């Protein structure tokens, strides 16, 4: 410097109620499996305090990863 966001890899644009793929779970199908097909996001956005009508974003301090 740069980064912490779903179990795991990440995306998230101008601040405007947070998603993808892969894992999983539930049904169908199957003697039972795999496949496939239909449903399900499972999350204090690493703490903490500020700014705002609102903050994963944007300021500050802290803890942790990787680099110089």
């Nucleotide at each position: 410097c740069a980064g912490a966001u779903a179990g795991c890899u990440c995306a998230g644009u101008u601040g405007g109620u947070a998603g993808a793929g892969c894992a999983c779970c539930u049904g169908a199908c199957u003697g039972a499996a795999a496949a496939u097909c239909a449903g399900g996001g499972u999350g204090u956005c690493g703490g903490u305090g500020g700014u705002u009508c609102a903050a994963a974003u944007c300021c500050g301090c802290c803890u942790c990863u990787g680099g110089g």
About this RNA:
This is a predicted structure of a 68-nucleotide RNA (transfer RNA) from a marine eukaryotic metagenome. Its Rfam family is "tRNA". By type it is a transfer RNA. Its family is annotated with triplet codon-amino acid adaptor activity in the Gene Ontology. The prediction has a mean pLDDT of 81. The RNAcentral record of the sequence draws on MGnify.